[in-house]
Molecule: transfer RNA
Organism: bacterium
RNA sequence: GCCUCCUUAGCUCAAUAGGUAGAGCAACGCACUUGUAAUGCGUAGGUUGACAGUUCGAUUCUGUUGGGGGGCU
Repeated sequence: GCCUCCUUAGCUCAAUAGGUAGAGCAACGCACUUGUAAUGCGUAGGUUGACAGUUCGAUUCUGUUGGGGGGCU
């Protein structure tokens, strides 16, 4: 330099032939317990890396770009 994949909650990851963004773990609260743990229930937490484009509508499609992984030279 070229090709390719990934980028979403604190962490690990889903989602979708474009239509209100979810789970597990972690955090917090409540229940249970003599108490703790475990377990159950609930709460909070997201400008879906950034900027543009298309569209009534974009996490999803297109372009540029940041970061990370792999391959080739």